[in-house]
RNA sequence: GCUAACGUGGCACAGUCGGUAGCGCAGCUGAUUCGUAAUCAGCAGGUCGGGGGUUCGAAUCCCCCCGUUAGCUCCA
Numbered sequence: 001g002c003u004a005a006c007g008u009g010g011c012a013c014a015g016u017c018g019g020u021a022g023c024g025c026a027g028c029u030g031a032u033u034c035g036u037a038a039u040c041a042g043c044a045g046g047u048c049g050g051g052g053g054u055u056c057g058a059a060u061c062c063c064c065c066c067g068u069u070a071g072c073u074c075c076a
Stems, first nucleotide, its partner, number of pairs: 001072007010025002013022001019056001027043005049065005
C1' cells in the first nucleotide's frame, strides 16, 4: 500500500430480505433469610464508531473518514 471481517447500554453478544433496538452478566430497588449468598419480582441504562446521501421511514442500502483484527504485497 491492497483485500476482508468487525465497530450496538459498564462487559460479552443478538438484531443486517429497511418499519420507530433486545438477551445474558454486572448495577439499583423490593421480597424471601436471624444475616449473607442463592432464588424470585421489578427498575434504570444505548438511539447503534463519526459525517453525508437514498427513502415516508435506515443499526440494517450507498459514499467518505476513523479505529480494531486477519491475510497479502513491498518496487524505488
About this RNA:
The RNA shown here (transfer RNA) has 76 nucleotides and comes from a Clostridia bacterium. The RNAcentral record of the sequence draws on ENA.